[in-house]
Context: one part of a larger RNA
RNA sequence: CGUAGGAAAUUUGAGAGGAGCUGUCCUUAGUACGAGAGGACCGGGAUGGACAUACCGCUGGUGUACCAGUUGUCUUGCCAAAGGCAUCGCUGGGUAGCUAUGUAUGGAAGGGAUAAGCGCUGAAAGCAUCUAAGUGCGAAGCCCCCCUCAAGAUGAGAUUUCCGAUGCGCAAGCAGUAAGACACCUUAAAGACGAUGAGGUAGAUAGGCUAGGAGUGGAAGCAUAGCGAUAUGUGGAGCGGACUAGUACUAAUCAGUCGAGCA
Numbered sequence: 001c002g003u004a005g006g007a008a009a010u011u012u013g014a015g016a017g018g019a020g021c022u023g024u025c026c027u028u029a030g031u032a033c034g035a036g037a038g039g040a041c042c043g044g045g046a047u048g049g050a051c052a053u054a055c056c057g058c059u060g061g062u063g064u065a066c067c068a069g070u071u072g073u074c075u076u077g078c079c080a081a082a083g084g085c086a087u088c089g090c091u092g093g094g095u096a097g098c099u100a101u102g103u104a105u106g107g108a109a110g111g112g113a114u115a116a117g118c119g120c121u122g123a124a125a126g127c128a129u130c131u132a133a134g135u136g137c138g139a140a141g142c143c144c145c146c147c148u149c150a151a152g153a154u155g156a157g158a159u160u161u162c163c164g165a166u167g168c169g170c171a172a173g174c175a176g177u178a179a180g181a182c183a184c185c186u187u188a189a190a191g192a193c194g195a196u197g198a199g200g201u202a203g204a205u206a207g208g209c210u211a212g213g214a215g216u217g218g219a220a221g222c223a224u225a226g227c228g229a230u231a232u233g234u235g236g237a238g239c240g241g242a243c244u245a246g247u248a249c250u251a252a253u254c255a256g257u258c259g260a261g262c263a
């Protein structure tokens, strides 16, 4: 821009893409078959491999704004307590998020038309013949079925709901509006930017605060014991990024722009 009024939501599916794999074991059954050795078709069940998709409840990884320990050195006048730098200084753990080696699921079943092949009926050619007319079965393959996208499918589809006959103008058109949208702002489950989603005071959108929680692992200060290193008590203490809930304290204020009147 189009889809002959303007919007919001829900859809149909022309078409396109994806997937499509396979082992072992048990049973049928030591049956059919075979002198024996050996040893099935068909059918039923179990369990794997690789691959794919999703997720983080479990097991782990990471986790440079979380917690603790610790070395050297500098600083806060000193002790104590802290902070900076040294690969995050090093080490031990670890929430959210992201993840696989973790977990779950899938390729199942079914239908249609067929290939090779096997047939039925059957002439040409009194027989025979699956084929010439007619007709059946038949594959991991083909078309559906399964998953995803999809009406720019210009062949532009469908349904539901909302707004509608304003002003000027002869008309073309212009203007202010409606439903609605944009912009702006707070943002995350989204994200390179656009976009998408949640919200904007009639508000829990983010931050803060409060209360929890995961985590770390026993803070500082004081007291006691010990010459001391240190230990114990106060005290599952203190701290606590992303997690959960509550709470308008802070910021989403007020303003603004676009947007039908239907050839």
Stems, first nucleotide, its partner, number of pairs: 001152001005163007015149004021049007033038001051106005059100004066093005071086006110144003117137004164262001166175003180258003184200005205251003208247005215239002221234005
Model confidence (mean pLDDT): 89 of 100.
Large-subunit ribosomal RNA, domain VI from Lactobacillus gasseri, 263 nucleotides, folded computationally.
Rfam family: Bacterial large subunit ribosomal RNA.
The full RNA is in RNAcentral, with records from ENA.
Lineage of the source: Bacteria > Bacillota > Bacilli > Lactobacillaceae > Lactobacillus.